Annotation
This is a predicted structure of a 130-nucleotide RNA (FMN riboswitch aptamer (RFN element)). The prediction has a mean pLDDT of 79.
[in-house]
RNA sequence: UAAAUUCUUUGGGGCGAGGCGAAAUUCCUCACCGGCAGUCAAAGUCUGCGAAGAAUACGCGAAUUAGCGUAUUCCCGAAUCGGUGAAAUUCCGAUACCGACGGUUAUAGUCCGGACGAGAAAAGAAACGC
Numbered sequence: 001u002a003a004a005u006u007c008u009u010u011g012g013g014g015c016g017a018g019g020c021g022a023a024a025u026u027c028c029u030c031a032c033c034g035g036c037a038g039u040c041a042a043a044g045u046c047u048g049c050g051a052a053g054a055a056u057a058c059g060c061g062a063a064u065u066a067g068c069g070u071a072u073u074c075c076c077g078a079a080u081c082g083g084u085g086a087a088a089u090u091c092c093g094a095u096a097c098c099g100a101c102g103g104u105u106a107u108a109g110u111c112c113g114g115a116c117g118a119g120a121a122a123a124g125a126a127a128c129g130c
Stems, first nucleotide, its partner, number of pairs: 001129001005126006016030004031110002033099002035049004044097002053074008079095005101113003
């Protein structure tokens, strides 16, 4: 002291007020929240990634059927205008928009659950090598 390797740790936020009702943190009005990497400059809405869901194959399994694991494929939301500037769909101003699955006395981004899970990735350490 570079990459690769191994290990350790970290790694998602948010319903407050009022209304209707037998019943709603789920509806209505207002409120609140925003994973990771990238980018001429800071992003929920750009580009890519992750989580959820589906299918197929393989493995474990007594099981073509329960369940679990791995891989691949599919699926995977939403923004404009103005301003500043060398540079911004990222900043500032304005006005918008979006948010898996299952549950629920009533429809959920915010409650409960899978999940003390998984994970993009970040930080640190180690030995080897040079």